[in-house]
RNA sequence: CGCCGACAAGAGCACACCCAUCGCGAGAUGGGGUCGCAAAGCCAGGAGUCUCGGAGAGUCCGAGAUCGUCCGGUUGCCGAA
Numbered sequence: 001c002g003c004c005g006a007c008a009a010g011a012g013c014a015c016a017c018c019c020a021u022c023g024c025g026a027g028a029u030g031g032g033g034u035c036g037c038a039a040a041g042c043c044a045g046g047a048g049u050c051u052c053g054g055a056g057a058g059u060c061c062g063a064g065a066u067c068g069u070c071c072g073g074u075u076g077c078c079g080a081a
Base pairs, nucleotide, nucleotide: 004079005078012037013036017032018031019030020029021028022027035068041074042073043072045071046070047069048066049065050064051063052062053061054060
């Protein structure tokens, strides 16, 4: 340094839910909260799911949301086996 992930150490994030705000909506942001997370840091490239609009023997197209659904990309703390 790489792989890897400990009954290690010091940190970190924050599900559900509640409040406020924004949004047609999925949902997002801030505060509280703490189910969990070795990337639960970041990225919307692929897929899935969800929302909005259109179409209507249609199952598709467009726009959006979700990275704590998965794959992928990228960056990072520590150093046992």
Model confidence (mean pLDDT): 85 of 100. This is a predicted structure of an 81-nucleotide RNA (c-di-GMP-I riboswitch aptamer) from a Gemmatimonadaceae bacterium. It matches the Rfam family "c-di-GMP-I riboswitch aptamer". About the family: GEMM was predicted in a large-scale screen for bacterial structured RNA regulatory elements. Taxonomically the source falls in Gemmatimonadaceae (Bacteria, Pseudomonadati, Gemmatimonadia, Gemmatimonadales).